Predicted 3D model of a 683-nucleotide part of an RNA (large-subunit ribosomal RNA, domain II) from a bioreactor sludge metagenome.
Its Rfam family is "Bacterial large subunit ribosomal RNA". Rfam links the family to the GO terms ribosome and structural constituent of ribosome.
The full RNA is in RNAcentral, with records from SILVA.
The prediction has a mean pLDDT of 84.

[in-house]
Context: one part of a larger RNA
RNA sequence: UCCAACGAGUUACUCGUAUGUUGUCGGGUAAGAUUUUAAGAAUCGUACCCUAAGCGAAAGCGAGUCCUAAUAGGGCGACAAAUGAUAACAUGCGGUAGACGCGAAACUGUGUGAUCUACCCUUGACCAGGAUGAAGUACCGGUAAAACGGUAUGGAGGUCCGAACCAGUGUGGGUUGAAAACCGCUUGGAUGAGUUGAGGGUAGGAGCGAAAGACCAAUCAAACUCAGAAAUAGCUCGUACUCCCCGAAAUAGCUUUAGGGCUAGCCUCGGAUAAGAGUAUGCAGGAGGUAGAGCACUAAUUGGGCUAGGGCUGUCACAACGGUACCAAACCCAGAUAAACUCCGAAUUCCUGUCAUAUGUUCUCCGGGAGUCAGGCAGUGGGGGAUAAGCUUCAUUGCCAAAAGGGAAAUAACCCAGACCACCUCUUAAGGCCCCCAAGUCUAUGUUAACAGACUAAGGAUGUUGAGUUGCUCAGACAACUAGGAUGUUGGCUUAGAAGCAGCCAUUCAUUUAAAGAGUGCGUAAUAGCUCACUAGUCAAGCGACUCAGCGCCGAUAAUAAUCGGGACUAAACAUAGCGCCGAAAUAGUGGUACCGCUUUGCGGUAGGUAGGGGAGCAUUCUGUAUGCGACUGAAGGUUAGGCGUGAGCCCGGCUGGAGCGUACAGAAAAGAAAAUGUUGGA
Numbered sequence: 001u002c003c004a005a006c007g008a009g010u011u012a013c014u015c016g017u018a019u020g021u022u023g024u025c026g027g028g029u030a031a032g033a034u035u036u037u038a039a040g041a042a043u044c045g046u047a048c049c050c051u052a053a054g055c056g057a058a059a060g061c062g063a064g065u066c067c068u069a070a071u072a073g074g075g076c077g078a079c080a081a082a083u084g085a086u087a088a089c090a091u092g093c094g095g096u097a098g099a100c101g102c103g104a105a106a107c108u109g110u111g112u113g114a115u116c117u118a119c120c121c122u123u124g125a126c127c128a129g130g131a132u133g134a135a136g137u138a139c140c141g142g143u144a145a146a147a148c149g150g151u152a153u154g155g156a157g158g159u160c161c162g163a164a165c166c167a168g169u170g171u172g173g174g175u176u177g178a179a180a181a182c183c184g185c186u187u188g189g190a191u192g193a194g195u196u197g198a199g200g201g202u203a204g205g206a207g208c209g210a211a212a213g214a215c216c217a218a219u220c221a222a223a224c225u226c227a228g229a230a231a232u233a234g235c236u237c238g239u240a241c242u243c244c245c246c247g248a249a250a251u252a253g254c255u256u257u258a259g260g261g262c263u264a265g266c267c268u269c270g271g272a273u274a275a276g277a278g279u280a281u282g283c284a285g286g287a288g289g290u291a292g293a294g295c296a297c298u299a300a301u302u303g304g305g306c307u308a309g310g311g312c313u314g315u316c317a318c319a320a321c322g323g324u325a326c327c328a329a330a331c332c333c334a335g336a337u338a339a340a341c342u343c344c345g346a347a348u349u350c351c352u353g354u355c356a357u358a359u360g361u362u363c364u365c366c367g368g369g370a371g372u373c374a375g376g377c378a379g380u381g382g383g384g385g386a387u388a389a390g391c392u393u394c395a396u397u398g399c400c401a402a403a404a405g406g407g408a409a410a411u412a413a414c415c416c417a418g419a420c421c422a423c424c425u426c427u428u429a430a431g432g433c434c435c436c437c438a439a440g441u442c443u444a445u446g447u448u449a450a451c452a453g454a455c456u457a458a459g460g461a462u463g464u465u466g467a468g469u470u471g472c473u474c475a476g477a478c479a480a481c482u483a484g485g486a487u488g489u490u491g492g493c494u495u496a497g498a499a500g501c502a503g504c505c506a507u508u509c510a511u512u513u514a515a516a517g518a519g520u521g522c523g524u525a526a527u528a529g530c531u532c533a534c535u536a537g538u539c540a541a542g543c544g545a546c547u548c549a550g551c552g553c554c555g556a557u558a559a560u561a562a563u564c565g566g567g568a569c570u571a572a573a574c575a576u577a578g579c580g581c582c583g584a585a586a587u588a589g590u591g592g593u594a595c596c597g598c599u600u601u602g603c604g605g606u607a608g609g610u611a612g613g614g615g616a617g618c619a620u621u622c623u624g625u626a627u628g629c630g631a632c633u634g635a636a637g638g639u640u641a642g643g644c645g646u647g648a649g650c651c652c653g654g655c656u657g658g659a660g661c662g663u664a665c666a667g668a669a670a671a672g673a674a675a676a677u678g679u680u681g682g683a
Stems, first nucleotide, its partner, number of pairs: 001683006011097003015094011026050003032044005054061002064076004100238002103235001107228003111224002118202009127192001129161003132157001136153006165189003170185004204220001207215001241617006251264005265372002267369006277362001278359005283353005292344001293342002298338002302334004307328001309327002311324005375400010405416003420592004425588001427586001431582003434567003440579001442578006453569001459554002463551010480538005486511003491505003517532001521530002593607006618672001620669010637656004642651003
């Protein structure tokens, strides 16, 4: 991983409630008894239960009663009732029980364990060999005597080296092992707090511990066994056939509550109401203080004016007076800000209606059953954040959730569009029409030259196209070339110098001129020199400046080979206009199914769907009644060709098999498996 079998909403109750069916009209019997055709049925049986009256704590009163001084006021009742009452059965849901199934870690109680291991007790056993050489003693030396020294002897030690033995330092291997702790090399202790045999002791909140929460039989921050026990699990997982109808929620309030619940909201089923119902659009009448706007209030605010007060300052002992390019209230002019400002003020929205049109019970009420309480994205309006987030939190609309189909290359949410079934039919939507790939290499007019289209900004640029404003121009513009570009004067000042050209000043003037600045730039120490403005000539027709718009350019950096989906494209790009076509499960057509409605031989409408509600069925086992099949001609089961049914499924034939098995109508369930790291067996 696969196969087979097994595997989860059950059963009980003098329990509750709703719906349905049946009986009775007040209903029902229970235990028990009698009879009998005896696992059955019938007849008795009125104890008791529900109902027929309630209110009050109660005494009690009673269509009333309780509170109260009350006749006031109020609470709960009465009015009614076959749409009821009661009993039985069936079904839905609830209650109590293990209560849909599996699953803890734990808790409590009774026992069993120290053959492992920890410590202890008793009694035994063991430690090759080598080294070192303490005390003491003897002798010699030495001393007044000692001390002390030397040489021997001696044989101490949690002494040394190192086997057995014990341990387990480092490393390699092993790590579905040879082994649920091992193997190799290496290493520590090895007369000691040493090692070890046998026997014995200490027991679970207890033991034992040279202390690691270690060890207590491969189990230890509380062993194992059985029992309470199906502990509990607001948690996870799983929960088995089919078709049809409807179809949610991820919100509010409360919650030791936040991944749980309760009530409401939203779904479904049944019943009731049928009207000025409800809903949509229009119309009419109202509500409002948002967007915007504004500065009349509140608050904030810029410049100017005017002017209290203050600062600084002058005359100054004080007082007083004056000045002010300082600060500044009030006032005036202009400008201008605000979620918690408003003299104003929309759109949308909301409310109402003896109104109109459309729809036609969708509204509302009563009752049974739910699920939902993690939501998500997009657009719009806000808060938080950084006018960040596939961020967060509200409001509102849509979609996904629970929605398939077409488009966006792929892509829950974007665009189009809501799939009852069939069809090798039609028309379209979004989006497309060179090839991949269905349909235009379509038409017309422009733009782009950037591989732009096919990623971005501030900013930058004689890219290019169009529109416009303005100036010059055949009395010759613009560009180019030729020539001039002078004089007072080196203007004055400053300066070492300053001569057009370091800097400052200016009534930057005047002259000669076709024209020429008291000088546009380069240059010199200063001159010089080059050049420009300006002028003439040559040439001959347009040339400058600015503004707006379209499409382009630069700005433009990411890590293995790039990219418009690809190929490719100069249109097959972009813009404008037009015609045609393709294109979906949309729409239409034809045929069919189911449900609902109706004016019923037909017509119209409806049929996506998770949680969930409702309805109708199939299959399995057994029972009852009825009726059949089966070994000569073959039951169930297995296997497979064919057929039928919307489906669960069913029928028939062949082969196999070898003894039981159907059908109809009812009834009852150990009643349907792919999942639970499901259980057992097998591969």